[in-house]
Molecule: glmS glucosamine-6-phosphate activated ribozyme aptamer
Organism: Serpentinicella alkaliphila
RNA sequence: AACUAAAUGAAAGCGCCAGAACUUAAACAAAUUUAAAUGUUUAAGUUGACGAGGAACAGGGUUAAUCGAGGUUUCGGCGGAUGCCCUGCGGUGUCACCACCGUUAAAGAAUCUACAAAGCUCUCAAGUGAUUGAGAGUACAAAAUGAUUCAGGUGAGGUCU
Numbered sequence: 001a002a003c004u005a006a007a008u009g010a011a012a013g014c015g016c017c018a019g020a021a022c023u024u025a026a027a028c029a030a031a032u033u034u035a036a037a038u039g040u041u042u043a044a045g046u047u048g049a050c051g052a053g054g055a056a057c058a059g060g061g062u063u064a065a066u067c068g069a070g071g072u073u074u075c076g077g078c079g080g081a082u083g084c085c086c087u088g089c090g091g092u093g094u095c096a097c098c099a100c101c102g103u104u105a106a107a108g109a110a111u112c113u114a115c116a117a118a119g120c121u122c123u124c125a126a127g128u129g130a131u132u133g134a135g136a137g138u139a140c141a142a143a144a145u146g147a148u149u150c151a152g153g154u155g156a157g158g159u160c161u
C1' cells in the first nucleotide's frame, strides 16, 4: 500500500454499471508498394437525467412518483426516493356519519402573474485519448407559487326571517 472490520459524514433527475456506444494498448485476421482505415479477442478506461417543484403525526404497503428544457445513450439495467394507497390518531365542515386534509391540517374551479439550469460562444486546467472540472458572456420554460373570486355532502338540531 492492498484487503477486512467498525465508526462518522454525504442524496433524491438521487446513487451505481453486467447491456450498448466510445477511447487506449497488445495479439490475430484480412487488405496493402508502404501506410492509413477495417474486423475479432483480451485488458484497462470513458459516457450513462438539465434544472424547477415536492416531506416530516405514527405504522404498514406499493412502483413506470409532478413539471417543463434539451435531443445519438436524458437508450438499457439495478437500487433508492419527499408520490400514491390502507389503518390509527388528529384538524376542518355546528354535531354524527361521510368527505377532504396532516399541525401552514377542504379538495377543486376560473382569471391574472413569475422565475431556471444544462445549452450556445469564448477561455483555462487535468488526461495519450474517449472525456472530466471550472470561469466569463448570453438567452429561453412549464407545472406551480403568489394574488383575486367562487366553492362544505346526507340526516338531526339550533338561530334568523
Base pairs, nucleotide, nucleotide: 014079015078016077017076019075020047021046022045023044024043025042026041027040028039029038050068051067052066057088058087059086060085061084062083089102090101091100092099093098094156095155096154097153108150109149110148111147112146119138120137121136122135123134124133125132126131